[in-house]
Context: one part of a larger RNA
RNA sequence: CUGCUGGCUCGCACGGGGUGCUCUUCAUCGAGUGUCCCGCGUGGCCGGCAGAGUUUAAUUUGAAAAAAUAGAGUGCUCAGAGCAGGCUACACUAACGGCCUGAAUGCCUAUGCAUGGAAUAAUGGAAUAGGACCUCUGUUCUAUUUUGUCGGUUUUCUGAACCCGAGGUAAUGACUAAUAGGAACAGGCGGGGGCAUUCAUAUUGCGACGCUAGAGGUGAAAUUCUUGGACCGUCGCAAGACGAACUACUGAGAAAGCAUUUCCCAAGGAUGUUUUCAUUAAUCAAGAACGAAAGUUAGAGGUUCGAAGGCGAUCAGAUACCGCCCUAGUUCUAACCAUAAACGAUGCUGACCAGCGAUCCGCCGGCGUUAUUCCCAUGACCCGGUGGGGCAGCUUCCGGAAACCAAAGUCUUUGGGUUCCGGGGGAAGUAUGGUUGCAAAUCUGAAACUU
Numbered sequence: 001c002u003g004c005u006g007g008c009u010c011g012c013a014c015g016g017g018g019u020g021c022u023c024u025u026c027a028u029c030g031a032g033u034g035u036c037c038c039g040c041g042u043g044g045c046c047g048g049c050a051g052a053g054u055u056u057a058a059u060u061u062g063a064a065a066a067a068a069u070a071g072a073g074u075g076c077u078c079a080g081a082g083c084a085g086g087c088u089a090c091a092c093u094a095a096c097g098g099c100c101u102g103a104a105u106g107c108c109u110a111u112g113c114a115u116g117g118a119a120u121a122a123u124g125g126a127a128u129a130g131g132a133c134c135u136c137u138g139u140u141c142u143a144u145u146u147u148g149u150c151g152g153u154u155u156u157c158u159g160a161a162c163c164c165g166a167g168g169u170a171a172u173g174a175c176u177a178a179u180a181g182g183a184a185c186a187g188g189c190g191g192g193g194g195c196a197u198u199c200a201u202a203u204u205g206c207g208a209c210g211c212u213a214g215a216g217g218u219g220a221a222a223u224u225c226u227u228g229g230a231c232c233g234u235c236g237c238a239a240g241a242c243g244a245a246c247u248a249c250u251g252a253g254a255a256a257g258c259a260u261u262u263c264c265c266a267a268g269g270a271u272g273u274u275u276u277c278a279u280u281a282a283u284c285a286a287g288a289a290c291g292a293a294a295g296u297u298a299g300a301g302g303u304u305c306g307a308a309g310g311c312g313a314u315c316a317g318a319u320a321c322c323g324c325c326c327u328a329g330u331u332c333u334a335a336c337c338a339u340a341a342a343c344g345a346u347g348c349u350g351a352c353c354a355g356c357g358a359u360c361c362g363c364c365g366g367c368g369u370u371a372u373u374c375c376c377a378u379g380a381c382c383c384g385g386u387g388g389g390g391c392a393g394c395u396u397c398c399g400g401a402a403a404c405c406a407a408a409g410u411c412u413u414u415g416g417g418u419u420c421c422g423g424g425g426g427a428a429g430u431a432u433g434g435u436u437g438c439a440a441a442u443c444u445g446a447a448a449c450u451u
Base pairs, nucleotide, nucleotide: 001051002050003049004048005047006046007045008044009043011042012041014039015038016037017036018035019034020033021032022031023030055122056121057120059116061114062113070105073083074082085100086099087098088097132169133168134167135166136165138162139161140160141159180280181277182276183275185272186271189268193265194264196262199243203239204238205237206236207235208234209233210232214225215224251258295336296335297334298333299332300331305329309325310324311323312322347418348417349416351410352409354395355394356393359390360389361388362386363385364384365383366382368381369380370379371378372377399404424451425450426449433444434443436441
C1' cells in the first nucleotide's frame, strides 16, 4: 500500500419496528416531531490476519546470551573474597518468630536475526513495447442457491485459468550533450617509422700516363715510404663508410633517437566541424613493448678511425699526453644484453593567476604586388585576427637560501586527483640470498664497524 476482518465512538443520510406528544380525521389512514431498539451506507479512533513491495552497502533501534574485567550496594574485624544482609520482640542457649531490602548497570569488537528513516554510494526498470492501469468480449474448467419436488440439458450468475481479441486512460515511455573522453569525416603538416631505390663529393686501394728527389710528421725530431720512382699532377676503376654548406634558441617522435632523391606501406599530433556515441574517464603496484654507446653469439663486409699491443719521441721516470703501424671493434643482417650526467638532474593529469613581440602548423579576414594570362580560382609575397595548438624568448608578479623560475607561483591563509622516491657522511650499490642473462653483468639489497 492492497484485500479480508474485529471492536469502540459519535456526526450525517436512509429503511424497519415499539412508544410519547401535536395537527387532521367519525375512525382507520395521513403529516410533523421526540425517545428507544435493529439493520445498512459513509466518516473518525484503536486493532488483527494475509499478500505485496527493485536489491544492497552504510547507519539507528531491538531480541538473544555465562563467568572473568569495569562498576553500584553490602563493616567477610580490614582486605583478597562472597552475594549477601539489615531492623525488631521474647528468650537464654541443642532447635526457633515477625518485618524489610537486594542479588544493579555498563562494555561485549566481528558474524548471524529482526527493525526505523531514506541523505550518501552503487544497482534495477518502458525502445522491435511482448510496457502500466481500466473496461468489455472470447476460450477452457468449476460448482452452490433459486425457479413446488425428483432427474436430464442449457443459459444467467459464482470462482479460477488462458491470456487470444477490441477499445479506453496517461504530460504515455529515449534527460542533457561537459572549454571530460572516444569515434568518424575534410584539407593540410612533419629531417616520425618500415621496405626498396638513387645521387654527391671525400677517403683509401689499384691501373695507365707525366715530371721528378725527396715525401710524411713535429715544439723540434725520429720511427715510416722512396730511382724496384715515393710525394705531386692528369685520366679512369673499385670498395666500404658518411650525408658538409642549406642547418635555425626551427620541425616531428613516448623516449632512445631522426637530415641526399624517389616509389610503396601502414601510422600520428594539431586544426576545422550546427557529424556521432553518451560517462565510456585521470593516474597507476603486477605484467608487457621499445630502449644511446660499449659488450656477447653466428654470418656478411672490412674505406676510415682505432681500445689492447709494438715502435719513435719527451721525461728523473712515461706502462701517458705528440707521432708511425695495427688487432678486436667501428658498418650491415639475425639474435642477446637493458644500462648512461637515459638531464629540463624538473612524474602525469585538472583549474586559476600577465603582458609583449617573434617563430612553426592549421583555420579565418583583407588594400595591394606577382605567377598560371584569358578571368574565376589557386599558389608565392604583404597586413591583421585566432575563446586553436607547439618549440622557445623578453619584461615583471608570486615564490625561493640564492642562482633563478608563468612555474620551481596559487605554502602556518598549510589537503584538486594520482604514482614513485629520500632521511647525516662512509662501509656500499659491497656481502649474502633470490632472480634474469651464453657471458659481461642487471634487478632486489643489508649489517657489523667507523665518523
Overview:
RNAcentral holds the full RNA, with entries from SILVA. This is a predicted structure of a 451-nucleotide part of an RNA (small-subunit ribosomal RNA, central domain) from Eriocheir sinensis. It matches the Rfam family "Eukaryotic small subunit ribosomal RNA". Clan: SSU clan. The family has 90 seed sequences and 75,755 matches in Rfam 15.1. The literature on the family includes a 2002 paper in BMC Bioinformatics by Cannone et al., "The comparative RNA web (CRW) site: an online database of comparative sequence and structure information for ribosomal, intron, and other RNAs".